[in-house]
Molecule: transfer RNA
Organism: Nitrospirota bacterium
């Protein structure tokens, strides 16, 4: 350099064009004499950037970056 695959919450993956969710972590209450444990809520997201198509886009096209993997 060129081919493929990847880029979603502090992590790990969901979400197959129609209001982004789950686990786990992380606050608070309950529980305990107190901690974990176990239970209840709750906070956390310009869907890696920039165009495009669409009535609508994390999803579909291009384009940059940023990882991974194979060739050279």
């Nucleotide at each position: 350099g060129g081919g493929c695959c990847u880029g979603u919450a502090g992590u790990u993956c969901a979400a197959u064009g129609g209001u982004a969710g789950a686990a786990u972590g992380c606050c608070u209450c309950c529980c305990u004499u107190g901690c974990a444990c176990g239970g209840a809520g709750g906070a956390g997201g310009u869907u890696u950037c920039g165009g495009g198509u669409u009535c609508g886009a994390a999803u579909c096209c291009c384009g940059a970056c940023g990882g991974g993997u194979c060739c050279a």